[in-house]
Source information
Predicted 3D model of a 77-nucleotide RNA (transfer RNA) from a Campylobacteraceae bacterium.
């Protein structure tokens, strides 16, 4: 080069048949609880959904272009 999967919160991921609020678990944080520290319970913050660009009343999702990560594999030296 071709071919598949994949890129969504710090990390690892869901997210079905477009539908209006984008979400788990661990962390991270106030707070209760403890002589005091973890666990436990209660609350909370955090997200250009990888870039653009088309359809559409509406796009994490369809569609094209591009960037990037794994696998498979073809070719050249």
């Nucleotide at each position: 080069g071709g071919c598949a999967g994949g890129g969504u919160a710090g990390c690892u991921c869901a997210g079905c048949c477009g539908g209006u609020u984008a979400g788990a678990g661990c962390g991270c944080u106030g707070g209760u609880c403890u002589c005091a520290u973890a666990a436990g319970c209660c609350g909370g913050a955090g997200g250009u959904c990888g870039g653009g660009g088309a359809u559409u009343c509406g796009a994490g999702u369809u569609c094209c272009c591009c960037c990037c990560c794994u696998g498979c594999u073809a070719c050249c030296a």

Background: Taxonomically the source falls in Campylobacteraceae (Bacteria, Pseudomonadati, Campylobacterota, Epsilonproteobacteria). Rfam family: tRNA. It is annotated as a transfer RNA.